Transfer RNA from a bacterium, 73 nucleotides, folded computationally. The coordinates come from a structure-prediction model, not an experiment, and the mean pLDDT is 81. The RNAcentral record of the sequence draws on ENA. It matches the Rfam family "tRNA". By type it is a transfer RNA.
RNA sequence: GGGCGUAUAACUCAGUGGCUAGAGUGCUAUCCUCACACGAUAGAAGUCCAUGGUUCAAAUCCAUGUACGCCCA
Numbered sequence: 001g002g003g004c005g006u007a008u009a010a011c012u013c014a015g016u017g018g019c020u021a022g023a024g025u026g027c028u029a030u031c032c033u034c035a036c037a038c039g040a041u042a043g044a045a046g047u048c049c050a051u052g053g054u055u056c057a058a059a060u061c062c063a064u065g066u067a068c069g070c071c072c073a
Base pairs, nucleotide, nucleotide: 001072002071003070004069005068006067007066010025011024012023013022018056027043028042029041030040031039049065050064051063052062053061
């Protein structure tokens, strides 16, 4: 220098253009226990990497950039 992939909750990830974006783990509260753990119930936590574009409608499609990873030179 060229090509490809990934970026979504604190962490690991799902989400084939359509209502208010989800799961597990973790966190908080309550129950349970002498207490802790386990377990049960409920809850909080997201500018979906950034900017622009397409569309009635974008996490999803397109372009560019950024970060990380892989391959080639």